Parts: sequence; structure tokens; C1' cells
RNA sequence: UCCCACAUAGUCUAACGGUUAGGAUAUAUCCCUUUCAAGGAUGAGGUCGGGGUUCGAUUCCCCGUGUGGGAA
Repeated sequence: UCCCACAUAGUCUAACGGUUAGGAUAUAUCCCUUUCAAGGAUGAGGUCGGGGUUCGAUUCCCCGUGUGGGAA
């Protein structure tokens, strides 16, 4: 320098263009318990940035940024 893939919550991970953006784990409050753990109930927390297409974009396109892999 070129090619390919990826970017979603503290972490891991789903999501035909129309989802309340789902699950696990962690975490907070309450219940249970003499207490802790386990268990039960409830909650908070998320789409890398900027444009475009579309009635509608996490999803499609372009440009960037970052990460990983490959070629020279």
C1' cells in the first nucleotide's frame, strides 16, 4: 500500500427493512433466611462516527475511526 471480516449494555451474544432491540452473566432494590450463599420478584443500563437510499435503517450503500486476519 492492497484485500477480507467485524464493531449492539460492565462482559459475552441474538435480531426477514416495520422488534417494547431479545438472551446469558454481572449489578441495584425487595422477598425468603438468625446471617451469608442458593432461590423467587422487579428495575436500570445498548446499536462506533458522519452522510445517503427508503414512508421507515441495528439491518442496504458511501466515507471515516478502531480491532482482527491475509497479500506484497
A computed fold for a 72-nucleotide RNA from a Bacteroidia bacterium, annotated as transfer RNA.
Its mean pLDDT, the model's own confidence on a scale to 100, is 82.
The sequence is in RNAcentral, with records from ENA.
Rfam family: tRNA. By type it is a transfer RNA.